[in-house]
Molecule: Bacterial RNase P class A
Organism: uncultured Pseudomonadota bacterium
RNA sequence: CCAGAUGGCCGGAUGACCGCUGUAUUGUCCACAAAGACAGUAGGGAGGAAAGUCCGGGCUCCAGGAGAAACGGUGCCGGAUAACGUCCGGCGGGGGCGACCCUAGGGAAAGUGCCACAGAGAAAAUACCGCCCCUCCGGCGACGGAAGGGUAAGGGUGAAAAGGUGCGGUAAGAGCGCACCGCGUCGCUGGCAACAGCGACGGCAUGGCAAACCCCACCCGGAGCAAGACCGCAUAGGAACCGCACGCGCCGCUGUGCCCUUACGGGCAAACGGGCGCACCGUCACUCCACGGGACGGUUCGGGUUGGUCGCGCGAGGCGUCUGGUAACAGGCGUCCCAGAUGAAUGGUCAUCCGUCGCCGCAAGGCGACGACAAAACCCGGCUUACAGGCCGUCUGGCACU
Numbered sequence: 001c002c003a004g005a006u007g008g009c010c011g012g013a014u015g016a017c018c019g020c021u022g023u024a025u026u027g028u029c030c031a032c033a034a035a036g037a038c039a040g041u042a043g044g045g046a047g048g049a050a051a052g053u054c055c056g057g058g059c060u061c062c063a064g065g066a067g068a069a070a071c072g073g074u075g076c077c078g079g080a081u082a083a084c085g086u087c088c089g090g091c092g093g094g095g096g097c098g099a100c101c102c103u104a105g106g107g108a109a110a111g112u113g114c115c116a117c118a119g120a121g122a123a124a125a126u127a128c129c130g131c132c133c134c135u136c137c138g139g140c141g142a143c144g145g146a147a148g149g150g151u152a153a154g155g156g157u158g159a160a161a162a163g164g165u166g167c168g169g170u171a172a173g174a175g176c177g178c179a180c181c182g183c184g185u186c187g188c189u190g191g192c193a194a195c196a197g198c199g200a201c202g203g204c205a206u207g208g209c210a211a212a213c214c215c216c217a218c219c220c221g222g223a224g225c226a227a228g229a230c231c232g233c234a235u236a237g238g239a240a241c242c243g244c245a246c247g248c249g250c251c252g253c254u255g256u257g258c259c260c261u262u263a264c265g266g267g268c269a270a271a272c273g274g275g276c277g278c279a280c281c282g283u284c285a286c287u288c289c290a291c292g293g294g295a296c297g298g299u300u301c302g303g304g305u306u307g308g309u310c311g312c313g314c315g316a317g318g319c320g321u322c323u324g325g326u327a328a329c330a331g332g333c334g335u336c337c338c339a340g341a342u343g344a345a346u347g348g349u350c351a352u353c354c355g356u357c358g359c360c361g362c363a364a365g366g367c368g369a370c371g372a373c374a375a376a377a378c379c380c381g382g383c384u385u386a387c388a389g390g391c392c393g394u395c396u397g398g399c400a401c402u
Stems, first nucleotide, its partner, number of pairs: 001398010012353007020045002023042007047373001051384002054382005059224004064289004072219004076090005091105001092103004106215002111213002113209003128155002130151004135146004163181006182204001183202008228310004238301006247278005253273001255272001256269005280293004317336008354371007
């Protein structure tokens, strides 16, 4: 100097004038519905993504309890966190010369399914071309043809074809044997672990896809600020229809009926009332327990309100610094308060400057253009996506010089 990788930051500044809006406080008015209006002073007022609504929560309300059964989610190990599908550090695998990047990373021998076309054959899958042996026929011979047997090394097809390379061996071949690699089992060492290394033994095989269904391990109530609470005003505690059910058995409580007794009291009956059990229905998508018996579900028509306040910002808060930790992060100390609208405020104009690009100029400088993505609506931690222009740090490869 060129090319790349990775982490962080800014993304307009200042002044003047005019305007909008919140909070706190003072004063005046208004209202005696909730509530509000005006003026002064002081201090604030849209992001790194506010976006997407993809995750996790805080918070609010509902849910009778349990079961992890259903739905759903995650998927190597360790850690961080309020939590997560996030983040940090590692391991394994893949890509890259490298710095680095990606990883939906448990199980294919529990089962089912798929692998087009080509090819002989695509998973308990093969013999198309070949190679070898033997018999017969033809031939002087080389060789050719037929039947039988052996073979999976060579060739071909394909994304992928019964481990790879080499040597030996064989009629020709083959882990058939051997060496190394690969694979499996066992042991030792290191590491919290995932895993890595070393050694011994074993000729040892049935490919891939689970981001296919599935199996395994762990986690998992529902709905959401249009949640919800209060105040004010007003109405009709509305009407009709449908579904399901209103069943069975036992008891004899006394309410009921009859009989006996002077009375106390006793006996009989079981239609109604009552109690218990079963069945059915509901709370509930399944099971058990518990509770309920018109609870529950559905359709249509109709009525009132449609106004105000809260929720609504002091927080898993920001900034600085120290300690611990490889880091994510945690803790200590100090300091700060940093928008709360409700048809929805947070702006407009002017001037100077700043940054980039282009042109002119020896230079100073001058002229012109451009200044991105984009806008709070309960809040927070993440992820993903968009972004003109600029700055800083670390690292890798290449070239040249010293």